[in-house]
Parts: sequence; structure tokens; C1' cells
RNA sequence: GAUAGAGGUUGCGUUUUUCAAGAGUACUCCGCCGGAUAUGACAGGCAUAGGAGAAAGCGGAGGAAAGGGACGAACGCCGAAAGGAAGGAUUUCCUGCAGAUGUUUCCUUGGGCAUAGGGUGAAGAAUUCUAUGACUGUCACCGAAAUACAGGUGGGGCGCUAUC
Repeated sequence: GAUAGAGGUUGCGUUUUUCAAGAGUACUCCGCCGGAUAUGACAGGCAUAGGAGAAAGCGGAGGAAAGGGACGAACGCCGAAAGGAAGGAUUUCCUGCAGAUGUUUCCUUGGGCAUAGGGUGAAGAAUUCUAUGACUGUCACCGAAAUACAGGUGGGGCGCUAUC
């Protein structure tokens, strides 16, 4: 260097059935009130609706979806993948800004779990970062000669095992 392979409280990811939540919310219609603005995130444009009654408020009748999740299934896998930074692309009416979704490069993390704090989030869901704790896998080292088991210390996936 190549090929094959192992880790497991739910190993990792993608897609998806069902379900909860989103939410009795957005939105539509009707009535009352109101009396000139409102909407396209924001600024400037531009457009649209509006005295044939805008916004705000109250009541009534209907009433979603997306992003984010849980269980299961299928598929692809074991840097599986996740997070962060920067660049560039597409898109949200135009420009700027901001947001969203891919993509490229670099950096960090062995894995899952629990607790605390912070972030994202509608969320008491979920996830992520940091710290701590034990667990687990792997390798190296330690005692008294060695092997196995057990114990202790330490390393990081650029690792470990097998074959060539």
C1' cells in the first nucleotide's frame, strides 16, 4: 500500500408506513367594532390589496402543511457518520442584507450511555457543544518467568485484527 473484517444499553446513515406534536395555529368565510393603511422577513425600489372600508381588536363556522421527531420496515454501510469554519452555486419579486438547500476545502470527534451547563428548536421532543462519571471496543506498557483471565496506567479511528 491492497483486500477482507470487528466494535454495539438503539452501532451509523438514507428512504419510508403509521403516530404524536406543530395546532384548533396559519389560512378561508361570516358578523360586530374601527376609519387608512396593509402585504411581499428587513432597507431602497417595484408590485398588489384597500372609503364598494386597510390594519388592529372581539365573536362564530370550517381548518391545514413544511421543517423538526418516536416506534417499525427496507436499503446502504463500520469515518459508518456527526459537528464547526471558510469559499462558491441555487433559491426566497429586483438590488443589498439576511435566511434556506446542495457542493468544495480544512479542522475536531473511537463508540454509545448518564448528569450539569450552553446552543438550535414551537417544544418538557430531538439534537449538538463543553465538562464530569462509569461502561464498551482496541492497542501499548506494568508486577514474579510465560500464556489466558482479572486488575492498573496510557494512546487515539491517520487507530485495531487477518491475509498478501
Predicted 3D model of a 164-nucleotide RNA (Lysine riboswitch aptamer) from a mouse gut metagenome. The RNAcentral record of the sequence draws on MGnify. Rfam family: Lysine riboswitch aptamer. The literature on the family includes a 2003 paper in Cell by Mandal et al., "Riboswitches Control Fundamental Biochemical Pathways in Bacillus subtilis and Other Bacteria". Rfam describes the family as follows. Riboswitches are metabolite binding domains within certain messenger RNAs that serve as precision sensors for their corresponding targets. Allosteric rearrangement of mRNA structure is mediated by ligand binding, and this results in modulation of gene expression. The coordinates come from a structure-prediction model, not an experiment, and the mean pLDDT is 76.